Transfer RNA from Bacteroidetes bacterium 4484_276, 74 nucleotides, folded computationally. The sequence is in RNAcentral, with records from ENA and MGnify. The same sequence occurs in records of 3 taxa. The source organism's lineage runs through Bacteria, Pseudomonadati and Bacteroidota. Rfam family: tRNA.
[in-house]
RNA sequence: GGGGCAUUAGCUCAUCCGGCUAGAGCGUCUGACUGGCAGUCAGGAGGUGAUCGGUUCAAGUCCGAUAUGCUCCA
Numbered sequence: 001g002g003g004g005c006a007u008u009a010g011c012u013c014a015u016c017c018g019g020c021u022a023g024a025g026c027g028u029c030u031g032a033c034u035g036g037c038a039g040u041c042a043g044g045a046g047g048u049g050a051u052c053g054g055u056u057c058a059a060g061u062c063c064g065a066u067a068u069g070c071u072c073c074a
Base pairs, nucleotide, nucleotide: 001073002072003071004070005069006068007067010026011025012024013023019057028044029043030042031041032040033039050066051065052064053063054062
């Protein structure tokens, strides 16, 4: 220098041929059970979907650029 892959909640990941309000586990907060802790159960909060732009009636999903990480080639 060139190619490929990845980037979604605090962490690990789903959501895959574009379509209603993006979900799960763990974590966290509240409540119940318990004398308390732990634990179990119930409920809640938490997302500009890496950044910017494009296509479309509609984009996490398609296209381009950029950034970061991993990897291959030189």